Context: one part of a larger RNA
Formats: sequence, C1' cells, structure tokens
RNA sequence: CCCACGUUAAGGAACUAGGCAAAAUGACCCUGUAACUUCGGGAUAAAGGGUGCCGCUUUUAGGUGAGGCAAUUUACUUGCUAAGCUGACCGCGGUCACAGAAAAGAAGCUCUGAUGACUGUUUACUAAAAACAUAUGUCUCUGCCAAGCCUCAUAAGGCAAUGUAUAGGGACUGAUACCUGCCCGGUGCUGGAAGGUUAAGAGGUGGGGUUAGACACUUCGGUGUUGAAGCUCUAAAUUGAAGCCCCAGUAAACGGCGGCCGUAACUAUAACGGUCCUAAGGUAGCGAAAUUCCUUGUCGGGUAAGUUCCGACCUGCACGAAUGGUAUAACAAUUGGAGCACUGUCUCAACGUGGGACUCG
Repeated sequence: CCCACGUUAAGGAACUAGGCAAAAUGACCCUGUAACUUCGGGAUAAAGGGUGCCGCUUUUAGGUGAGGCAAUUUACUUGCUAAGCUGACCGCGGUCACAGAAAAGAAGCUCUGAUGACUGUUUACUAAAAACAUAUGUCUCUGCCAAGCCUCAUAAGGCAAUGUAUAGGGACUGAUACCUGCCCGGUGCUGGAAGGUUAAGAGGUGGGGUUAGACACUUCGGUGUUGAAGCUCUAAAUUGAAGCCCCAGUAAACGGCGGCCGUAACUAUAACGGUCCUAAGGUAGCGAAAUUCCUUGUCGGGUAAGUUCCGACCUGCACGAAUGGUAUAACAAUUGGAGCACUGUCUCAACGUGGGACUCG
C1' cells in the first nucleotide's frame, strides 16, 4: 500500500452526479394514530410508555376431576358435592446493574411531484423499467362443412369446438371517475350499379403464302400472268366478368385539424371587421410539461444562498382527446425534490483485528 472488519473527540451531508456506502430503526404488550379515500384502506401511519429478579396477592382465577350422594327415561345418562394433581395474567412492595426484547436474529420515518391503476411478465450471461401483460372499453369479421389457422396439411384430416353471436377470431385502448370535439378531400374498407375502359374466349369481313387448271411466250428444258378447292399465316366489326374510372357511406379505419391586415376616449390588448386558402381549420381539458428551442422564461414558495423541485402565468419553436385527454385512493427493488433521525460520506484523519503485498528464509 491492498482486501475484509471494529472503534472514534467536536461537528453532522459541509461528501457526492446522487446520503452511494455505512450508521440508525427493529421483538412482544399497552396507549395513540392525520390528510386523503374507490370506505376496503391509508396503518406497524406518525408519536409515546413498559419488559430482569424476589416477595405478597396465591397454592388465587382457570383446567383436570378420583370418590361420594341423588334422580329417573337404567344409560358410554343427568344433576349436586368434591379430594388430589396442575396453574397464570393483572396489581402492590422490594432489590441489583451503566444497561433487564441485557447476546444473535427482526421496518428508518415523514412531506411533496412524475409515470404506470393494481398482483403479474421481460433482455438465461451489462437494461426489471415509465417497456410487455392485465381486468375494462370500442371497432370489425364469422350463421357452422363458421370465420381464422396460406406462416398446420398435396389430400384425407386436424385445431377453432364435442363450442354456436352473452360464442369464436382479429385490431386498438388499458382499473376507476368525468369525458372522448371538427374533417370522408387523399389512402383504406364497405355498399352501388347507369355509363366509360377492359383479358382469355366467341366471331370470321378482309389480306398474304402454296398451286391443279387456264392464257401468253418458248431454244420445248421451261418462263411469265392469272388463279378454284384444300392446307396454312394474319386479322377487322361485333360480343365478352371482376377490377379501375364513377356514385355514396365510414375516423375507438390510416390520418388531418390555417395565414395576413385593421379596429375600443392614456397605453396595451382585441370581444369585432375585412381578405385569402382549406376536406376541416384544435373543442373540453392540460400546459416552460418524461413534450419549451430562445431558457437559469416571469412571478410566488422553500434555502443565508436553489440551472433541480413545488404552485401559478400562457408567448404550446413542436400538448390535446381510445396513436386516448384530464383527475385519481391503493400499489412500486421505478424516477425527481424537501425534511427529521442517524452516522468516518466529509472537515481530517487516527488506532486496532484478520488476510495479502513487501523483506528474510
């Protein structure tokens, strides 16, 4: 010096990102216990007191109940009495110690915010959380050989389900309370079918190729023109479903929810007016917030002093209503702030114990 412990004057968080770590609290009995609340809780709230041993109370209360007596419904019966054995709490008095839950083991508490209702689940091996789940709510699909399981299976079959819309599947939300505004123009979904567009298929007007024949020429070998049927290639009109275009509905579907200018008899502000654009221009509630850049916003509180914290304000860079909004008792190894108690965290370090390191061997 390192590791694990023990003790410490005075102070008591001045340490530090942060009371991290340590200390403190701790058992049982009695007293007592606030706000708030979903009336269950909160609550072991908080805050206090007691605890050894001896004597008396006292061989007491209670427990057990031999034996005896009586009754009748004669029974493993009932009632009365009662020996023996066992045996406290409370209370009063005394007594010893620094100390009586004498050692060990055994909640620190309070106030105030944030988030998530809660119990639960999770990154086996850096994350336990505010993430996931949850009961609740809503939408949507599905009439049974159900939808769904195309990521079970080629099929038969199987799950759903030996269930039947108070059921089953999918999605979002996330207890409870009060609520959940406007927009269907875009995308999606559902419905509609008049018109437009549209595939294969059907249809077969027309055109091309091939050439038996005919005609013309011929050096008789053929060449040119025309060309029926058949075969073959191509192909117009017409017909032809869903879809798309189109018309409606639908936002607890995906999503969206404005700008400029002027105006009141101090100033300031603008209930009001004008104008442009939009599908519609953010309602209630909340708001410098787990969201606020400017920003340590401004005011108040707490401190001697507070970029954090709490309460307000609203100028919301860039909150906002089941991608839920706001409030909320209880709960949390969650997270922010404050206080009491307590302490070697610190002022500021010291000593001791055990084990290392180190030296010698």

A computed fold for a 361-nucleotide part of an RNA from an invertebrate metagenome, annotated as large-subunit ribosomal RNA, domain IV. Its mean pLDDT, the model's own confidence on a scale to 100, is 86. It matches the Rfam family "Bacterial large subunit ribosomal RNA".